The prediction has a mean pLDDT of 85.
This is a predicted structure of a 699-nucleotide part of an RNA (large-subunit ribosomal RNA, domain II) from Hydrotalea sp.

Context: one part of a larger RNA
RNA sequence: GUCUGCGACUUAAUGUUACCAGCAAGCUUAAGCCGAUAGGUGAAGGCGUAGCGAAAGCGAGUCUGAAUAGGGCGCAUAGUUGGUGGCAUUAGACCCGAAGCUGAGUGAUCUAGCCAUGAGCAGGAUGAAGUUGGGGUAACACCCAACGGAGGUCCGAACCAGUAACUGUUGCAAAAGUUUUGGAUGACUUGUGGCUAGGGGUGAAAGAUUAAUCAAACUCAGAAAUAGCUGGUUCUCCGCGAAAACUAUUUAGGUAGUGCGUCAGUGAAUUUACCACAGGGGGUAGAGCACUGGAUGGGCUAGGGGGGCGCGAGCCUUACCAAACCCAACCAAACUCCGAAUACCUGAUGAGUAUUAUACUGGCAGACAGACCAUGGGUGCUAAGGUCCGUGGUCGAGAGGGAAAAAGCCCUGACUACCAGCUAAGGUCCCUAAAUCAUAUUUAAGUGUUAAAGGAUGUGAGAAAACCAAGACAAUCAGGAGGUUGGCUUAGAAGCAGCCAUCCUUUAAAGAAAGCGUAACAGCUCACUGAUCUAAACUUAAGUUUUCUUGCGCCGAAGAUGUAACGGGGCUAAAAAUAUGUACCGAAGCUGUGGAUGCAUGGUGUUUUCGAACAUCAUGCGUGGUAGCGGAGCGUUCCGUAAGCCUGUGAAGAUCAAUCUUGAGAUUGGUUGGAGGUAUCGGAAGAGCGAAUGCAGAC
Numbered sequence: 001g002u003c004u005g006c007g008a009c010u011u012a013a014u015g016u017u018a019c020c021a022g023c024a025a026g027c028u029u030a031a032g033c034c035g036a037u038a039g040g041u042g043a044a045g046g047c048g049u050a051g052c053g054a055a056a057g058c059g060a061g062u063c064u065g066a067a068u069a070g071g072g073c074g075c076a077u078a079g080u081u082g083g084u085g086g087c088a089u090u091a092g093a094c095c096c097g098a099a100g101c102u103g104a105g106u107g108a109u110c111u112a113g114c115c116a117u118g119a120g121c122a123g124g125a126u127g128a129a130g131u132u133g134g135g136g137u138a139a140c141a142c143c144c145a146a147c148g149g150a151g152g153u154c155c156g157a158a159c160c161a162g163u164a165a166c167u168g169u170u171g172c173a174a175a176a177g178u179u180u181u182g183g184a185u186g187a188c189u190u191g192u193g194g195c196u197a198g199g200g201g202u203g204a205a206a207g208a209u210u211a212a213u214c215a216a217a218c219u220c221a222g223a224a225a226u227a228g229c230u231g232g233u234u235c236u237c238c239g240c241g242a243a244a245a246c247u248a249u250u251u252a253g254g255u256a257g258u259g260c261g262u263c264a265g266u267g268a269a270u271u272u273a274c275c276a277c278a279g280g281g282g283g284u285a286g287a288g289c290a291c292u293g294g295a296u297g298g299g300c301u302a303g304g305g306g307g308g309c310g311c312g313a314g315c316c317u318u319a320c321c322a323a324a325c326c327c328a329a330c331c332a333a334a335c336u337c338c339g340a341a342u343a344c345c346u347g348a349u350g351a352g353u354a355u356u357a358u359a360c361u362g363g364c365a366g367a368c369a370g371a372c373c374a375u376g377g378g379u380g381c382u383a384a385g386g387u388c389c390g391u392g393g394u395c396g397a398g399a400g401g402g403a404a405a406a407a408g409c410c411c412u413g414a415c416u417a418c419c420a421g422c423u424a425a426g427g428u429c430c431c432u433a434a435a436u437c438a439u440a441u442u443u444a445a446g447u448g449u450u451a452a453a454g455g456a457u458g459u460g461a462g463a464a465a466a467c468c469a470a471g472a473c474a475a476u477c478a479g480g481a482g483g484u485u486g487g488c489u490u491a492g493a494a495g496c497a498g499c500c501a502u503c504c505u506u507u508a509a510a511g512a513a514a515g516c517g518u519a520a521c522a523g524c525u526c527a528c529u530g531a532u533c534u535a536a537a538c539u540u541a542a543g544u545u546u547u548c549u550u551g552c553g554c555c556g557a558a559g560a561u562g563u564a565a566c567g568g569g570g571c572u573a574a575a576a577a578u579a580u581g582u583a584c585c586g587a588a589g590c591u592g593u594g595g596a597u598g599c600a601u602g603g604u605g606u607u608u609u610c611g612a613a614c615a616u617c618a619u620g621c622g623u624g625g626u627a628g629c630g631g632a633g634c635g636u637u638c639c640g641u642a643a644g645c646c647u648g649u650g651a652a653g654a655u656c657a658a659u660c661u662u663g664a665g666a667u668u669g670g671u672u673g674g675a676g677g678u679a680u681c682g683g684a685a686g687a688g689c690g691a692a693u694g695c696a697g698a699c
Base pairs, nucleotide, nucleotide: 001699002698003697004696005695006694011091012090013089014088015087016086017085018084019083020082021081022080023079026047027046028045032041033040034039051058052057061073062072063071064070094232095231097229101222102221103220104219105218106217112196113195114194115193116192117191118190119189120188121186123155124154125153126151130147131146132145133144134143135142159183160182161181164179165178166177167176198214200210201209202208235633236632237631238630239629240628245258246257247256248255249254260366261364262363263362264361265360266359271357272354273353274352275350276349277347278346279345280344286338287336288335292332293331294330296328297327298326299325301322303321304320305318306317307316308315309314370395371394372393373392374391375390376389377388378387379386400411401410402409415595416594417593418592420591421590422589426585427584428583429569430568431567435582437581438580439579440578441577442576448571454555455554458552459551460550461549462548463547464546465545466544467543475532476531477530478529479528481505482504483503486500487499488498511526514525515524516523596623597622598621599620600619601618602617603616604615605614606613607612634688636685637684638683639682640681644678645677646676653672654671655670656669657668658667659666660665
């Protein structure tokens, strides 16, 4: 992992509610007793039949009150007992799951310390005290030599330890092996016996160790501890179908009330929703500056600063600052002289649509982590697949088609069958169903098939100017002068460092010079002019330049495995873009035909407790669905039916096949098997497995 078996909403009491049954202004017994699977008895008690008030108390009323007012709670009646189902409470309470807490015990054969009694430590080195001899001293001291043999001394086996690396890592081993290393007469190592016990021991202290277990051992018990947490929770079909919000919470991943779902009942309307009409309030968008504030320029002009004059008082002045006022033009969520669209409220209004869709009472819930998209905003960086609200949509709980692929985008809401038709979004060269469709343009960038500021004789369309047969524009040839080196400045300044001026002349034209250049000159261009084209001719050499608007393109444009930013091939008078048109394809949409089913209405038939129920036909509207609510069924085991029925002419079980049913499933036949099984209608449950790192077994 697979297979087989086991595996989770139970039981009791009490309460509440729905349905069913009995009796009914009443209903009902409990313990006990008799009997002994039946049943009888038992009236104590309980619920109901009257309420109101704190109470005295009064009573269809009562309380408040001065009240005969008003108001509150009541009164015009249905209950009660049992059964079954739902739910709640108390119990282990759907099942499995802690870490832990408490009690009573068991452990020191591991390990820690201690006690008692034993044992062990090759060999080598060093050479303390002391002693002896000699020297030496007044005597000591001291010196030399020998003897001596001290030490938590040195080197190094056994022994003890475990430093480093490697191997090992389903190992030789739940801590080892190899090489290496530390101690090795000591606070040494070790045998045997003993002592200390769980909030306790022991600890040269690491929270170490206390039997592979230690920040509180192990065993059993309390015990099914508790778990607002995780996981799991077993057959079928049908009807409806949510929420991820508000309020509160030692509350935020829990729970309660409300909103939203479902089921039953009540009630039937002046119900509800949508549209129109009519009547409303508003202070948003926008706008505005009348208020509150902000903010710019100008004018006018207090005040202040600066300057001048004056002995002073003060006077004058100002390209300074500036209140108020005036003019012009602005800004505001917490400004408003104004002010929408929507939305909202109301209605003896109006035509319709909707299976009353509305409201109330009660049973049962789920849900209170939401997501994205569009839009109005807050927050943030007018960042985020960010975050927080409002409104709408989709997903959630929604399949199908499109967007290559795809929760939340676009189209569209799947009862079922069909080798029928029409369409939506989106598409129609091939992959790939359908146009290599039509007309008119654009694009040359593979733009299409990512992006900005900014940049550019890309190209299409339009507009406005200017020049031009007295020859434009471009190109080529030639000229581009004189007064003069203008004056000043300067070492110099001659068109060209700088300052001032910027005239006159000759001319076809030529600046007291637009640029390069020189130390200064020189030199090279430019502006400006002529010629060439140009000379035949009336058509020609014929258009040229600038600016603006606009369509489509270009550059700007750098990423990590490999083209990789059309899904691919590939596409250029497109298979790209713009505009128009026609046809076709395209979904579980719509239509067609058959079938199923819910509800409503109607018809027919059967039954009837006259309420209705069932069967059948027709018509209409429906039939996506998670949590969840409601309804109807299938199957398993056991019991009654059953001393019945089936069964050796072959039961159950196993297995193969066929047939039938919307489904759970059912029936039949064959083979195997070899002795029990059980229709029908009822009853009762250890009643359905794929998941729980489920449990047991097999492989």

RNAcentral holds the full RNA, with entries from ENA. Its Rfam family is "Bacterial large subunit ribosomal RNA". The source organism's lineage runs through Bacteria, Bacteroidota, Chitinophagia, Chitinophagales and Hydrotalea.